[in-house]
RNA sequence: CUUAUCAAGAAGGACGGAGAAAACAGGUUCUAUGAUGUCCGGCAACCUUCCGUAUCGGCGGAAAAGGUGCUAAUUCCUGCGGUUUAUCCGGCAGAUGAG
Repeated sequence: CUUAUCAAGAAGGACGGAGAAAACAGGUUCUAUGAUGUCCGGCAACCUUCCGUAUCGGCGGAAAAGGUGCUAAUUCCUGCGGUUUAUCCGGCAGAUGAG
């Protein structure tokens, strides 16, 4: 840079000991009943394997050994544009996979 996805799901345990929810701003929330984080575990099924359909590009289903990913709240919400003016859609930014 291209492309796909981002309203589902994730028990519990150990370590550790102060802030954390990407960045900025505004909200809102989590947290000494121990958060964030690390490890085990777990969840999921992008890569992967198998089956069916089908016919070259898909669709449906199953599996979970390996590579990632994820494991409070919609990507926690808003920020820009359109719109029925408080809802929806799109965009920006971001995250993840594959190339």